[in-house]
Context: one part of a larger RNA
RNA sequence: CUGGGCGUAAAGCGUCCGCAGGCGGCGUGGUAAGACAGAUGUGAAAUCCCUGGGCUCAACCGAGGAACUGCAUUUGUGACUGUCAUGCUAGAGUACAGCAGAGGGAGGUGGAAUUCCGCGUGUAGCAGUGAAAUGCGUAGAUAUGCGGAGGAACACCGGUGGCGAAGGCGACCUCCUGGGCUUGUACUGACGCUCAUGGACUAAAGCGUGGGGAGCGAACAGGAUUAGAUACCCUGGUAGUCCACGCCCUAAACGAUGUCAACUGGUUGUUGGGGAUUUAUUUUUUCAGUAACGAAGCUAACGCGUGAAGUUGACCGCCUGGGGAGUACGGCCGCAAGGUUGAAACUC
Numbered sequence: 001c002u003g004g005g006c007g008u009a010a011a012g013c014g015u016c017c018g019c020a021g022g023c024g025g026c027g028u029g030g031u032a033a034g035a036c037a038g039a040u041g042u043g044a045a046a047u048c049c050c051u052g053g054g055c056u057c058a059a060c061c062g063a064g065g066a067a068c069u070g071c072a073u074u075u076g077u078g079a080c081u082g083u084c085a086u087g088c089u090a091g092a093g094u095a096c097a098g099c100a101g102a103g104g105g106a107g108g109u110g111g112a113a114u115u116c117c118g119c120g121u122g123u124a125g126c127a128g129u130g131a132a133a134u135g136c137g138u139a140g141a142u143a144u145g146c147g148g149a150g151g152a153a154c155a156c157c158g159g160u161g162g163c164g165a166a167g168g169c170g171a172c173c174u175c176c177u178g179g180g181c182u183u184g185u186a187c188u189g190a191c192g193c194u195c196a197u198g199g200a201c202u203a204a205a206g207c208g209u210g211g212g213g214a215g216c217g218a219a220c221a222g223g224a225u226u227a228g229a230u231a232c233c234c235u236g237g238u239a240g241u242c243c244a245c246g247c248c249c250u251a252a253a254c255g256a257u258g259u260c261a262a263c264u265g266g267u268u269g270u271u272g273g274g275g276a277u278u279u280a281u282u283u284u285u286u287c288a289g290u291a292a293c294g295a296a297g298c299u300a301a302c303g304c305g306u307g308a309a310g311u312u313g314a315c316c317g318c319c320u321g322g323g324g325a326g327u328a329c330g331g332c333c334g335c336a337a338g339g340u341u342g343a344a345a346c347u348c
Base pairs, nucleotide, nucleotide: 004319005318006317007302008301012316014201015200016199017198021194022193023192025088026087027086028085029084030083031082033081034080035077036076037075038074039073040072041071042070049065050064051063053061054060091191092188093187094186095185096184097182098181099180103177104176105175106174107173108172109171110154115149116148117147118146119145120144121143125136126135162169163168206247207246208245209244210243211242215241216240220236221235222234223233258315259314260313261312262311263310266293267292268291269290270289271288272287273286274285275284276283297304298303321348322347323346330341331340332339333338
C1' cells in the first nucleotide's frame, strides 16, 4: 500500500470562493513519455522451489535445473492515458427578451400598541396570585378625554409560501446592488468538476469606544412557596437587548445526510415560468423549486425512495471501543472571555 465505513451506532469541515494537486466531452492528424509485445545484456554466491544423489534415515551436505516477478539497451504496436496541432457543440459561459422574490446595503416615511410627561373629568382603590404579600394610590392613583416626548418591533396579508451559499431575511417608498428561473435565436468553443494550505462570510451571547434606552430583562433587592428554596410564582431592576465603528468565530451552525455529474416505475398537492388546447370554466404537457405517499432497489431496523439513504463515477473532509478529554503540554489566533490544533499515564 491493499480493508470497512460516515441520516439515528464512532464519523460530512457552519457555509462559500479558490491557487497548487487530483480528475476531465466529441472528431481528425502527428508523436511515442506512460502502456503492451519481442530480443539482448545483466540480475554474485548462498537461501527458497523442482529433479536426482551422499552420510544406515532425517536434519545436514554437495550436483544440475528453474527462479530471482528487477534494471538497462534495443526493435516493434498505436487501441487507451499523456503531449503537440487542428476542428466540433451535447458540458460550461456570454448577449438579447421576459418573470418571480422578507436576497443584500443606504436614506426617508407611516400607523397600532406599551411607557413617561402636561392639562381636564372623576373617587378609593389599583396591580398581582393557586392563595397572598412586597409594590402603586387621598401629595388624587387605576379608569377616561385631549395634547406632547421617546425607543423598539412591524398585527392582519402569512401559506410544509418565497429568497439566500450558509448564518439568515417580514410595515411602506426611493436609490444602489448580487443571484436565480424560463423561452428562442446568435455568439465563445471544454473555457469544466473537486479542492490540502489559504481567503471571505458567519445566529445568539460576549468584549472595546461613542451614542441611545420605551418595553423586556441575566446579576441584584424585596415578597411569597418550602423542612430549606441561593429556584419555579410575584413586585422592582442593572448590564444587555437598539445604533455606528472595531473585535470575538462558537451552536442540536440539523436534512444530525459534503460538492458535482449520469442513470433508474409512478400518484397527489403547491410556488415561478414556457408550450399546446378550450367559446369559457378549462384540459394537458414541459422546465425549475418546495411538500406528502409510495414500484424496484437499499437499510441492523427505523426508514430512504428521480430533491435517494437506489445504481455508478470524480474530488475533498472525517471515523477506528468507553472513560480520562475536546482535558494537559506546546504552537497559532484573541483586549479579554476564550477559540483552534490536540495527546499520554491510568482505568473498565
This is a predicted structure of a 348-nucleotide part of an RNA (small-subunit ribosomal RNA, central domain) from an uncultured bacterium.
RNAcentral holds the full RNA, with entries from ENA.
Its mean pLDDT, the model's own confidence on a scale to 100, is 90.